This is a predicted structure of a 696-nucleotide part of an RNA (large-subunit ribosomal RNA, domain II) from a Patescibacteria group bacterium. Lineage of the source: Bacteria > Bacteria candidate phyla. The RNAcentral record of the full RNA draws on ENA. Model confidence (mean pLDDT): 82 of 100.
[in-house]
Context: one part of a larger RNA
RNA sequence: ACCGGCGACUUACUGUGUAUUGCUUGGUUAAGUCUUUUAUGGACGGAGCCGUAGCGAAAGCGAGUGUGAAAUGCGCGAUUUUGUAGUACAUAGUAGACCCGAAACCAGGUGAUCUACCCUUGGUCAGGAUAAAGCGAAUGUAAAAGUUCGUGGAGGUCCGAACUCAUUUACGUUGAAAAGUGAUGGGAUGAACUGAGGGGAGGAGUGAAAGUCUAAUCAAACCUGGUGAUAGCUGGUUCUCCUCGAAAUAGCUUUAGGGCUAGCCCUAUGCAUUGUACAAUGGGGGUAGAGAUACUGAAUGAAUGUUGGGGCCCACCAGGCUACCAGAUUCAAUCAAACUCCGAAUACCGUUGUAUGAACCAUAGGAGUCAGACAGUGGGGGAUAAACUUCAUUUGUCAAAAGGGAAACAACCCAGACCGACAGCUAAGGUCCCUAAAAUAGACUAAGUGAUAAAGGAAGUGAGAGUGCGAAGACAGUUAGGAUGUUGGCUUAGAAGCAGCAAUCAUUUAAAAAGUGCGUAAUAGCUUACUAACCGAGCAUUCUUGCGCCGAAAAUAUUACGGGACUCAAGUCUAUUACCGAAGCUUCGGAUUUUUGAGAUUAUUCGUAAUCUCUAAAGUGGUAGGGGAGCGUUCUAUGGUAGGUUGAAGAGAGACUGAAAAGACUCUUGGACGAGAUAGAAGUGAUAAUGCCGGU
Numbered sequence: 001a002c003c004g005g006c007g008a009c010u011u012a013c014u015g016u017g018u019a020u021u022g023c024u025u026g027g028u029u030a031a032g033u034c035u036u037u038u039a040u041g042g043a044c045g046g047a048g049c050c051g052u053a054g055c056g057a058a059a060g061c062g063a064g065u066g067u068g069a070a071a072u073g074c075g076c077g078a079u080u081u082u083g084u085a086g087u088a089c090a091u092a093g094u095a096g097a098c099c100c101g102a103a104a105c106c107a108g109g110u111g112a113u114c115u116a117c118c119c120u121u122g123g124u125c126a127g128g129a130u131a132a133a134g135c136g137a138a139u140g141u142a143a144a145a146g147u148u149c150g151u152g153g154a155g156g157u158c159c160g161a162a163c164u165c166a167u168u169u170a171c172g173u174u175g176a177a178a179a180g181u182g183a184u185g186g187g188a189u190g191a192a193c194u195g196a197g198g199g200g201a202g203g204a205g206u207g208a209a210a211g212u213c214u215a216a217u218c219a220a221a222c223c224u225g226g227u228g229a230u231a232g233c234u235g236g237u238u239c240u241c242c243u244c245g246a247a248a249u250a251g252c253u254u255u256a257g258g259g260c261u262a263g264c265c266c267u268a269u270g271c272a273u274u275g276u277a278c279a280a281u282g283g284g285g286g287u288a289g290a291g292a293u294a295c296u297g298a299a300u301g302a303a304u305g306u307u308g309g310g311g312c313c314c315a316c317c318a319g320g321c322u323a324c325c326a327g328a329u330u331c332a333a334u335c336a337a338a339c340u341c342c343g344a345a346u347a348c349c350g351u352u353g354u355a356u357g358a359a360c361c362a363u364a365g366g367a368g369u370c371a372g373a374c375a376g377u378g379g380g381g382g383a384u385a386a387a388c389u390u391c392a393u394u395u396g397u398c399a400a401a402a403g404g405g406a407a408a409c410a411a412c413c414c415a416g417a418c419c420g421a422c423a424g425c426u427a428a429g430g431u432c433c434c435u436a437a438a439a440u441a442g443a444c445u446a447a448g449u450g451a452u453a454a455a456g457g458a459a460g461u462g463a464g465a466g467u468g469c470g471a472a473g474a475c476a477g478u479u480a481g482g483a484u485g486u487u488g489g490c491u492u493a494g495a496a497g498c499a500g501c502a503a504u505c506a507u508u509u510a511a512a513a514a515g516u517g518c519g520u521a522a523u524a525g526c527u528u529a530c531u532a533a534c535c536g537a538g539c540a541u542u543c544u545u546g547c548g549c550c551g552a553a554a555a556u557a558u559u560a561c562g563g564g565a566c567u568c569a570a571g572u573c574u575a576u577u578a579c580c581g582a583a584g585c586u587u588c589g590g591a592u593u594u595u596u597g598a599g600a601u602u603a604u605u606c607g608u609a610a611u612c613u614c615u616a617a618a619g620u621g622g623u624a625g626g627g628g629a630g631c632g633u634u635c636u637a638u639g640g641u642a643g644g645u646u647g648a649a650g651a652g653a654g655a656c657u658g659a660a661a662a663g664a665c666u667c668u669u670g671g672a673c674g675a676g677a678u679a680g681a682a683g684u685g686a687u688a689a690u691g692c693c694g695g696u
Base pairs, nucleotide, nucleotide: 001696002695003694004693005692006691011095012094013093014092015091016090017089018088019087020086021085022084023083026050027049028048032044033043034042035041036039054061055060064076065075066074067073098236099235101233105226106225107224108223109222110221117199118198119197120196121195122194123193124192125190127159128158129157130155134151135150136149137148138147139146163187164186165185168183169182170181171180202218204214205213239630240629241628242627243626244625249262250261251260252259253258263369264368265366266365267364268363269362270361274359275356276355277354278353279352280351281350282349283348289342290340291339296336297335298334300332301331302330303329304328307326308325309324310322311321312320313319372398373397374396375395376394377392378391379390380389381388403414404413405412418590419589420588421587423586424585425584429580430579431578432564433563434562438577439576440575441574442573443572444571450566456550457549460547461546462545463544464543465542466541467540468539469538477534478533479532480531481530483507484506485505489501490500513528517526518525591620592619593618594617595616597614598613599612600611601610602609603608631685633682634681635680636679637678638677643673650669651668652667653666654665656663657662
């Protein structure tokens, strides 16, 4: 891991509700007694319990009573009500109370053969090195001290085996081993190591102290018991079909991942023109918006200088001045969730009508839910960030919703799956190929834009509008001219159109500046304005707008059309007509639920109720959860049944039946039991609990 078996809402008592049975001349017995055909038996037994009257704390009074001095008040009652005892189911309470699961707590015991410490008694330590005290001799001294040589053999002394420990490293890591092996290393006469025996223990021992050790167990050992401790926590909770179908909110909570009540769901019963939608109509409002001499406040600039302050001037008084500060007034232009002279749309509350047809409401019983998610709208927080957070008596979807589209994609778009069909029509979205289905007409785009992005930038290109110039020749180009007074005046070393200042006249002209730019030291030189000729038709500029261009850098990969590929598109815009396209709608067949109608049967208190058949209409996605109807397993009764060696149960196989759980039939195996049906009772259904046991 697989297969098989086992494995979880029970039982007792007491309430409540529904269904049902008996009695209701109220119901009912308990312990116990008697009896028999001895078992779910029968009879007795009225103690007791519930009901028949309530009110009051009570005494008590009583259809009333309590309150109170009192009540025509107020509270609770009566004024007419099914009551009781069983049974089943549902649910609550008390019990282990659906099952498994702690870490813990307490009690009584068992352990020091491991290990820590202690006691008693034993044992062990190759060899080598070093050479303390003491002693002797010599020397030395007045005597000593001292020195030298010998002798001697101390030491938690040195090196190093046994022994003991465990420094480093490798291997080992489902090991040879639940701590080892190899190499290396520390101690090795000592606070050394070690044998045997003994001592003290669980909040206790022991501890050269690490919370270490106390039998592979230690921040409180192990065993048994209390014990099925408790677990607002996690996991698991076993057959089928039909029907309805949530919540993730509010309030309170030592409460926040738990609860209680309400809200929302289900079931039953009852009931009123109740509910809902649309239309019309009547209301109140102070939001969006808007506003500013209509208030409160914010806020920019200017003016005024009649206000106050500061500064300066002034002997005082009086007064003057001001690049200052504040306020006021006026003018101009603004702003506000906690401003409003104003003020919608919606929404909300009524009324009427129409549609729908019980969807409303009440009572009773059963729940689940209290982590929500994203998207649109309106707000707060944040950075007008977040797949962020929070709110809405705002809406949708997912949750609990499959199908089609968006390449893929809970929450986006379309659309809500009872079952079947090799039928049809559509939605969103699509129609070159992958891939079902397409064409036509007119434009635009050249960027592969389409198929990501801003400020900003640009003779990209299409459309529209305006202004100016133009056959009296525009714009561009070519040729020619572009002169004279004059080197104008001033300035200056110089200043000659062209460093600078002021001025900017006149002449000749087709035209030509006291000069547009380059240039020179200053001249010179080139050029422009301006003019003519040549040429011959549009040119210049501004605005609006469609589609494009640049701006444009990211980390595995080309990957920012789903791919191929696409350019009078297979891109974009406009228009038209087709088609494809879903579990949508339609068609055909079938199932089922509820309701209307019809018929039949049964029961009947003759009102009706139940069941079945047919017809019609409306339904039939679904988690938590409510309700309904069934299938199967074991056992009991009928029952020592039917059946069975002419083959039971069980097992294997098969193309059968039923809407499902499931059930037949046949063959084989098996070799003795044993259905179906109707009732009843449960140790009653397993792909899951790191489930338990066994097998492979």